Record summary
Model confidence (mean pLDDT): 75 of 100. This is a predicted complex of two RNAs, RNase P RNA and transfer RNA, with 507 nucleotides together. Rfam match: Bacterial RNase P class A. By type it is a ribozyme. From the family's description: Ribonuclease P (RNase P) is a ubiquitous endoribonuclease, found in archaea, bacteria and eukarya as well as chloroplasts and mitochondria.
[in-house]
RNA sequence: UCAGUCGGCCGGGCGGCCGCUCCGGGCGCAGAGUUCAAAGCUCCUUGCCUGGGGAGGAAAGUCCGGGCUCCAUGGAGAGACGGUGCCGGAUAACGUCCGGCGGGGGCGACCCCAGGGACAGUGCCACAGAGAGCAGACCGCCAUGGUGUCGACCUCGGUCGAUGCUGCGGUAAGGGUGAAAGGGUGCGGUAAGAGCGCACCGCGGACGCGGCAACGCGGACGGCACGGCAAACCCCACCGGGAGCAAAACCGAAUAGGGGCGACACGCGCGGGCUUCGGUCCGCGCAGGCUCUCUCUCCAGGCUCGUCGCCCGGGUUGGUUGCUCGAGGCGUUCGGUAACGAUCGUCCCAGAGGAAUGGCCGCCACGUCAGAGCGAUCCUUGCGGAUCGCUCGGGCCCUACAGAACCCGGCUUAAAGGCCGGCUGAUCCG
RNA sequence: GCCGCUGUAGCUCAGUUGGUUAGAGCGCUUGAUUGUGGAUCAAGAGGUCCCCCGUUCGAGCCGGGGCAGUGGUACCA
Repeated sequence: UCAGUCGGCCGGGCGGCCGCUCCGGGCGCAGAGUUCAAAGCUCCUUGCCUGGGGAGGAAAGUCCGGGCUCCAUGGAGAGACGGUGCCGGAUAACGUCCGGCGGGGGCGACCCCAGGGACAGUGCCACAGAGAGCAGACCGCCAUGGUGUCGACCUCGGUCGAUGCUGCGGUAAGGGUGAAAGGGUGCGGUAAGAGCGCACCGCGGACGCGGCAACGCGGACGGCACGGCAAACCCCACCGGGAGCAAAACCGAAUAGGGGCGACACGCGCGGGCUUCGGUCCGCGCAGGCUCUCUCUCCAGGCUCGUCGCCCGGGUUGGUUGCUCGAGGCGUUCGGUAACGAUCGUCCCAGAGGAAUGGCCGCCACGUCAGAGCGAUCCUUGCGGAUCGCUCGGGCCCUACAGAACCCGGCUUAAAGGCCGGCUGAUCCG
Repeated sequence: GCCGCUGUAGCUCAGUUGGUUAGAGCGCUUGAUUGUGGAUCAAGAGGUCCCCCGUUCGAGCCGGGGCAGUGGUACCA
C1' cells in the first nucleotide's frame, strides 16, 4: 500500500425567528372559602412573563423472558398440552450472554452448527434398481452336468481346444441403480472370490490416565457386527396456572336494576316453636354439590337453597390514580479468562393520551448530478478522447432506517454515511 | 396499544402418515353446432404454492425469520 476479519462509537453541526407538550416560580383579573361585610390570607380556572426537561439504536416486528395488576381459600401429587435440549458458568429470568468441547469451512485472523437418545418401541426410506433393512444376484466371474457348431489329432471309438445355448451350484472383486448397497488400500490366498489370513488406516471397545463436566489421550480385545430420518410419533431430563395497563382501583354522570335460553341444585333423620293440620321456621347430625381457572385425585378450611354462563335490549363515551427513581445512567477501585458481581462517588434524564418533541431562513460539512479552468498519466501522426486529482460557481437531497404509548432484559429485522482500535494474509522499502 | 386467524391459477376453495408431473368449480382461449348470439359438446392455455433461510435424498406440507391482508378487544347496571 492492497485485500480481509473482529469489536466499539456517532448518526448532521452552529445561529436567528415562530410554535407544541410537561414540571417549577412570579404577576394580574374573575370565582370559591374564611368574615355580618370588606381588606388580608388560602385554594383554583384562564391569560401573561420567566427557568428547566422533551424520541431511538433500533422507540419497529411483537418472537422469547421478567416486573406489575386482576382472576382463584391454602397445600401436595398425577396426567394432558406447550417449550427447551453438548458441558460448565452468568442472570430476577430466558430460547439470551460468556467460557470450553465436538463437527464443518477458510492459507490465516476468524466464521458457522436446534449439537440429548436410532441396541425402549412404532413408523418412513418415493422413483430407479436383482436387492432398501438383520437385504440381494440382472450383467459379469468360476466349478460342474447336458447339448450344438468349428478346428486339430487319431488306434475312427473318441480326446483336446475355441465358441454358443441351457440346467444346477459357488461368489460378491468389477459393471449398473440410487441420497443411501452391510468398512477402505495393498499383499497373500482361491476354481473364481470373500476379513478367508496378514499389514496400515477407519470403527466398536473392557480398562487405565487427565479434566467439575462435555470430552481428550493410550488401549487388551473384537475381524466389522451396530445404515439414515426424532425441525415423524416417541423416550429421557428440565421448565411452564390464565389473562393482559383497552390489566386494575376510585370519583362523577346517565339508564328499564328489563327480557330470553341453558347448566347444576333444592335429599334424609332427630328435636323444638307456630299452625287454618296442607305446611312453615329454627337448631343439630348424615349424605350430596361447589371451591387455583386444561383435566383428575388427596388433605385442611370455607360456602350451600339459589348460583353461574351465554345472548338480546338500555345507559355513559368525563375525570383522577396506575405513570415513571428504575434488576436506572456515568465514573473509580476490587474479584473473575469472560459474561458479570461487589463497593464508593455522582446525576435525575419525556410522560403525551387521537396522542407533543416541529416549521422557516442563513452559514458550514457530507453525498450526488452536469458544466468550466488547471495539472498528471495513457491512447493517437495530428485534431481529439479516456481516467484521476485540485479549484470555481450552480442544481438536487437538504438527509438513511425510522417515531415513545405501563416499564425493563434480550433476540430478530430495517438502514445512507462517517470515525476509532485490535488482528490476519500478500507485496514493497529501511 | 393488546390478542387471534389467513395467504395455493383471474375468482372461490381442495390438497395427510413429506414422494415423482399440484388439482376441482366458475371464468378465459380455440374449434364444432347456429343465419347470429346464448346454452351445449370437444380440446387447450394459465401457478415465483406470499418472500427468504434451514432440516431432509426430496418441502405446498416440517422449523425459524420477514411481508401483506383480515377479525376481535372500553366502562356501568